[in-house]
């Protein structure tokens, strides 16, 4: 330099400026109201899907079991997890590296389209043989035929055909015998472990599928901030008092309406509680920086910061100068993703543009 792999960071309608706004909080002013001024804070890596796991809240709960759901190699991390880190095994890749629900198929039940002879304790279409027993020829040695029969090596089918390769063996063949590989069993060594290694034994027994039922081990009570808590108009209810109460602009007169002894006007009180208000609700398994322990996930200590929060409603608009990409000689034109809090965290997944950084690897060149 080239092709590729792994990880991380920033976030693009982004930075600076000008003008005009919006929401929360604090302070302040007076002309006290949907008021003005000042200060400060004001979306994301996914705020998303709501798929897991928690905090918090209410309800339920002696203990155990059934049903149902989930998880599933080992060790660690964590508040917890189906997450993360490290490792083992399998598989793909030349490699860096990617992917994997990765317990059990000798407990039982079940499934396998099409093709194919045969698909589970299977089977012979083509093929090979025809030693043995028939048949024919030959005096005989023997030869022929391919009838019985033998075989499963080769071909063919399939996702899969009852271990693989080689040598021996045989009529042809076959774990029939042997060597190596694979597989199973046994103890040994290493490792916390998953597992690995070497050794011995066994001619091979147990094909596949459990994100099929099932078995085994472990885990799981339900509902959710519209959870829940506090305050509380009006109406209805209960109780006490009660002869007056209200309107006509303030007072007197007057007029009108309601009521006058209790199933009643009016006033007060009470409990539950509707409209509504407040809270939960923004200091938290918190962010940043550094030290220490650990391969790492992570833990711990010190310093520092306060950082949206509603009404499902704010977080913006215009202009100028820059930035990046595309087209163009230039002027200039076009474009700059996905998306947006609503009780809060930890994850996963999905959507998505551009740029930058680090490490690793293949090939080529040079030193």
């Nucleotide at each position: 330099g080239u092709g590729g792999g792994a990880g991380g960071c920033g976030a693009g309608u982004g930075a600076g400026g000008a003008u005009c706004g919006c929401g929360g909080c604090g302070c302040u002013c007076c002309a006290u109201g949907c008021g003005g001024g000042c200060g400060u804070c004001g979306a994301g890596g996914a705020a998303a899907g709501u798929c897991c796991g928690a905090g918090c809240u209410c309800c339920g709960c002696a203990g155990g079991g059934c049903a149902g759901g989930g998880u599933g190699c080992c060790g660690g991390c964590u508040a917890a997890c189906g997450g993360c880190c490290g490792g083992g095994g399998g598989u793909c890749g030349a490699g860096a590296g990617g992917c994997c629900a990765c317990g059990g198929a000798a407990a039982g039940u079940g499934c396998a389209a099409c093709a194919g002879a045969a698909a589970g304790c299977a089977g012979a279409c083509c093929g090979c043989c025809g030693a043995u027993g028939a048949c024919c020829c030959g005096c005989g040695a023997g030869g022929g035929c391919a009838c019985a029969g033998g075989c499963a090596a080769g071909g063919g089918u399939g996702a899969a055909a009852c271990g693989g390769u080689g040598c021996g063996g045989u009529a042809a063949g076959a774990g029939c015998g042997c060597a190596c590989c694979g597989c199973g069993c046994g103890g040994c060594u290493g490792g916390c472990g998953a597992c690995a290694g070497a050794c011995g034994c066994g001619g091979c027994a147990u094909g596949g599928c459990a994100a099929a039922c099932c078995c085994c081990a472990c885990c799981c009570g339900g509902a959710g901030c519209a959870a829940g808590g506090c305050c509380a108009a009006g109406c209805a209810g209960g109780g006490a008092c009660g002869a007056g109460g209200g309107g006509c602009g303030g007072c007197c007169c007057g007029c009108c309406c309601c009521g006058u002894c209790a199933u009643c006007a009016g006033u007060c009180c009470c409990g539950g509680g509707u409209c509504g208000g407040c809270u939960g609700c923004a200091c938290g398994a918190g962010g940043c920086c550094g030290g220490c322990g650990g391969c790492a996930a992570c833990g711990u200590c010190g310093g520092u910061c306060c950082c949206a929060g509603a009404g499902a409603a704010a977080u913006g608009a215009u202009c100028c100068u820059c930035c990046c990409c595309c087209g163009g000689g230039a002027a200039c034109g076009g474009g700059g993703a996905c998306a947006g809090a609503a009780c809060u965290c930890g994850g996963c997944u999905u959507a998505u543009u551009c740029g930058c950084c680090u490490c690793c690897u293949u090939c080529g060149a040079u030193c």